[in-house]
Context: one part of a larger RNA
RNA sequence: CACCGCCCGUCACGUCAUGAAAGUCGGUAACACCCGAAGCCCAUGGCCCAACCCGCAAGGGAGGGAGUGGUCGAAGGUGGGACUGGCGAUUGGGACGAAGUCGUAACAAGGUAGCCGUACCGGAAGGUGCGGCUGGAUCACCUCCUU
Numbered sequence: 001c002a003c004c005g006c007c008c009g010u011c012a013c014g015u016c017a018u019g020a021a022a023g024u025c026g027g028u029a030a031c032a033c034c035c036g037a038a039g040c041c042c043a044u045g046g047c048c049c050a051a052c053c054c055g056c057a058a059g060g061g062a063g064g065g066a067g068u069g070g071u072c073g074a075a076g077g078u079g080g081g082a083c084u085g086g087c088g089a090u091u092g093g094g095a096c097g098a099a100g101u102c103g104u105a106a107c108a109a110g111g112u113a114g115c116c117g118u119a120c121c122g123g124a125a126g127g128u129g130c131g132g133c134u135g136g137a138u139c140a141c142c143u144c145c146u147u
Base pairs, nucleotide, nucleotide: 003110005107008103009102011100013097014096015095016094018092019091020090023087024086025085026084027083028082031079032078033077034076039072041070042069043068044067047065048064049063052061053060054059113134114133115132116131117130118129119128120127121126
């Protein structure tokens, strides 16, 4: 490549990411309760003990220990929630794709001027009603400017 132009939406096909979804499988950090190791601490300590005290001794005292009980306490268990990730029949739109289907909404008054808001309607672009804008063409008139 200039109207044999440009261009809009549905539909069909393909790819990709994504929202919803009965649910399902995990992750994280907390919370409540249960249980509670080691160890520290507290209590007790009829059993045990060389040092210190009394005593010639036996033994006693002081102190300590085993043991026992308790507070704290890791892991573990139970429970309902929080946050978060994967999968999920089905479903919603989105982006892109050489080309396909249906129409032709917009761009020149695009053949009903267009657009904005809103309501209703329609395979789809869209149509109609109401309100608004000119970023509307044409015609006429008025005002101003230039020659």